The RNA shown here (SAM riboswitch aptamer (S box leader)) has 113 nucleotides and comes from uncultured Flavihumibacter sp. Taxonomically the source falls in Flavihumibacter (Bacteria, Pseudomonadati, Bacteroidota, Chitinophagia).

RNA sequence: CUUAUCAAGAAAGGCAGAGGGAUAUGGCCCGAUGAAGCCUUGACAACCUGUUCCAGGUGCUGCAGCACGUGGAGUAAGGUGCCAAAUCCAGCCCGCAUCGCGGGAUAGAUAAG
Numbered sequence: 001c002u003u004a005u006c007a008a009g010a011a012a013g014g015c016a017g018a019g020g021g022a023u024a025u026g027g028c029c030c031g032a033u034g035a036a037g038c039c040u041u042g043a044c045a046a047c048c049u050g051u052u053c054c055a056g057g058u059g060c061u062g063c064a065g066c067a068c069g070u071g072g073a074g075u076a077a078g079g080u081g082c083c084a085a086a087u088c089c090a091g092c093c094c095g096c097a098u099c100g101c102g103g104g105a106u107a108g109a110u111a112a113g
Stems, first nucleotide, its partner, number of pairs: 001113006011041005019030003025090003042083001044081001047079003050075006057068004087107001092104005
């Protein structure tokens, strides 16, 4: 940079000791009944790899198989990710409406390339 996804899901222990929720700002929350960070264990998910089953396709061919690839459903071994609140909400634009609601953009996160 490109593509896809982001209202689902999933916490205990140890060390530590005051912050944290990416981002100016505003709000709203979490936190001494212990924040960030680090470690251990466990879970969640199913993006990639692997693997199982099913159904097509292409090629080879000794016509029985083999190879490659596609789709669907599983699994969770490997690579990541993740385990308060929608990516906590707003912010910029548009519409409806004027407490507010909805859609989109930007930004961000993750995966694969």
Annotation
RNAcentral holds the sequence, with entries from MGnify.